[in-house]
Molecule: SAM riboswitch aptamer (S box leader)
Organism: Planctomycetaceae bacterium
RNA sequence: UUAGCAUCACGAGUGACGUUGAGGGAGACGGCCCUUUGAAACGUCCGGCAACCUGGUUUAGCCACCAAGGUGCCACAGCCUUCCGAUAGGAAACGAUGCGGC
Numbered sequence: 001u002u003a004g005c006a007u008c009a010c011g012a013g014u015g016a017c018g019u020u021g022a023g024g025g026a027g028a029c030g031g032c033c034c035u036u037u038g039a040a041a042c043g044u045c046c047g048g049c050a051a052c053c054u055g056g057u058u059u060a061g062c063c064a065c066c067a068a069g070g071u072g073c074c075a076c077a078g079c080c081u082u083c084c085g086a087u088a089g090g091a092a093a094c095g096a097u098g099c100g101g102c
Base pairs, nucleotide, nucleotide: 004099005098006097007096008095013046015045016044017043018042019041023034024033025032028082030080031079047074048073049072051071052070053069054067055066056065057064078094083090084089
């Protein structure tokens, strides 16, 4: 970087401090929410979750369970909505994270 596969309505800090100073919730329409009582970004520290990898238990194997080492993540359902459906819900596309290939 591109295609593939898995997960994304569960879970966990809107944490503290420092720099900075107006945006942020992926994108677009329409909403809604957060934010100078400090957004986003960067850095330090502590706490936690458990999607994948890793180690372990168990098994023929899968599932499941434990740990939290590697990534990642810790406001609102991937905040709602778009297509189908009276609703419940379902599908597609896109996005995020991981694994693997090149």